[in-house]
This is a predicted structure of a 478-nucleotide part of an RNA (small-subunit ribosomal RNA, 3' major domain) from a metagenome. Its mean pLDDT, the model's own confidence on a scale to 100, is 82. The full RNA is in RNAcentral, with records from SILVA. It matches the Rfam family "Bacterial small subunit ribosomal RNA".
Context: one part of a larger RNA
RNA sequence: UGACGGGGGCCCGCACAAGCAGCGGAGCAUGUGGUUUAAUUCGACGACGACGCGAAGAACCUUACCAGGGCUCGACAUGCACUGGAAUGUCGUAGAAAUACGACAGCCCUUCGGGGCCAGUGCACAGGUGGUGCAUGGCUGUCGUCAGCUCGUGUCGUGAGAUGUUGGGUUAAGUCCCGCAACGAGCGCAACCCCUGUCCCAUGUUGCCAGCGAGUAAUGUCGGGGACUCAUGGGAGACUGCCGGUGACAAAUCGGAGGAAGGUGGGGAUGACGUCAAGUCAUCAUGCCCCUUAUGUCCUGGGCUACACACGUGCUACAUUGGCCGGUACAAAGGGCUGCAAACCCGUGAGGGGGAGCGAAUCCCAAAAAACCGGUCCCGGUUCGGAUUGGAGGCUGAAACUCGCCUCCAUGAAGGCGGAGUUGCUAGUAAUCGCGGAUCAGCAAUGCCGCGGUGAAUACGUUCUCGGGCCUUGUACA
Repeated sequence: UGACGGGGGCCCGCACAAGCAGCGGAGCAUGUGGUUUAAUUCGACGACGACGCGAAGAACCUUACCAGGGCUCGACAUGCACUGGAAUGUCGUAGAAAUACGACAGCCCUUCGGGGCCAGUGCACAGGUGGUGCAUGGCUGUCGUCAGCUCGUGUCGUGAGAUGUUGGGUUAAGUCCCGCAACGAGCGCAACCCCUGUCCCAUGUUGCCAGCGAGUAAUGUCGGGGACUCAUGGGAGACUGCCGGUGACAAAUCGGAGGAAGGUGGGGAUGACGUCAAGUCAUCAUGCCCCUUAUGUCCUGGGCUACACACGUGCUACAUUGGCCGGUACAAAGGGCUGCAAACCCGUGAGGGGGAGCGAAUCCCAAAAAACCGGUCCCGGUUCGGAUUGGAGGCUGAAACUCGCCUCCAUGAAGGCGGAGUUGCUAGUAAUCGCGGAUCAGCAAUGCCGCGGUGAAUACGUUCUCGGGCCUUGUACA
C1' cells in the first nucleotide's frame, strides 16, 4: 500500500422488510448429471457468471460419434515434370451407396512449338471439429452502469509511499459547493445519439374523410378536400427557469405555480483502470506438439432422441374471478416472389382444389385473445384436468421404423394448490391475454427475440440476511 475481520461509523441496491405471482409436490417439454451403449460426438461446472447454454431448427444432410464398405496427389489450393484425353451428359451391368466396368453423344484458341479445360503417374504438398484457452490474437461473461481508476508538476517522507482523491455539506454519481500543500489534467459519471410522451410548420399517396356532390344492400367506393388521424422531414418545449421555506450569503433540498411532461420525464444504446491463468484452439486466426494407405477423405446404415434414477429451467393443470356452447367488438409490431396467398368449391377437421391481388402505408398472412352479451354445467376426480394408448386420416420431404408435425373418433392417468427451502417484480411494472419474427423443406418452439390488450398490491423502516461504495481500526496474510 492492499486484502481480510462472526471490528466500528456513514451510505446504497427488489438486499431485507411490506406486498403480489411463482418454483420446490403432479403430468409433460427441454437441458444436465448418472447409468447404459458399438456409439449414445464435443464444449460449458461451487452459486451469482454451467444446466430451454454454444444449438436462431440432429429423420438423410447437418455430424464432429459408432459399425460396415471404399480411396490414397487425396473431398479442396498452388506449382513443376511426363503420359493421355474436351469438359460433361445419357443409358446399361454389379453394388446398400460410394464406386467400378462398358456403350453412345460430345470442344475452343493457335505464331502449329503449344495453350485453355479434364484425367492418370511422380514430386513439392494438401488435409485434421487431433492436443494445448496454463503458449496466444480476436471476441465474450463477471464484479457493475458499481463510482470509481489514474497521471503531470509541486510539497511531505531515508524509503515503500503519501498528498491531490481526505474533511463539512450535497447528489443517482470523485455530482456540485465550501474548506484544505496542493494546483491542474486524463479515463469513467453526466450530456451529445436512438425510441417514446405535448405542440407548431411543411408535404399529402398507397394513408385520412369534417364539410360539399355522386353512387351502393353495404364499404373513402367515386368526384373532390388537407380540417382531423396518421406518415415523413424540420422546429419548439424542461433549464431547479419562476415563487416561497430550509440551508453557510453556497451547492442543494422541500413545497408550490404554470405546463403534455418537473427536478436524470420513461425506455434503450453506451460498460473506466482492472479482477477471476474466468470462457472459447469446435466461428475464425495462430505458436508449438501429434496423425499422414490415416487422427485425412467418400458412402450406406445407426447414434447424438437410450432410461432403475437425481437436479436445473419451463409448459399445462388441480377448477365456479371457472369449464363448455353460441353471438359480438377493439391492437401493435412484423413477414411475403423457388414467396404471402383472397373470394369461391370439397372435407367434421388437419387439409385439398382454385388462383384474384401483391416485390406491398395499396394485396395477402389475419382470426387478435382475454374482455362484453346470452345460454348451460353446480362442487362431483366432475361437462375440472389432459397424460397415455388404440384406430382412421392429412402435410412436408427421395425417404417419417428407429426418430417429424397436425387432424378426427375412442381412451381418459397423475393431479384436491404442494415439506424444508427458494425465485421474480416498485407502474403501464407484476400478473394475465393473445399476435409476430428469426432459424426453417418439415418440425419435436411450451424455447428465444419482439409487439400490443387488460391491468394491480405494497414499501413503516434499515435492526437483521446478501452484494457493493467511502472513512477508520486490528492483523501471525501478500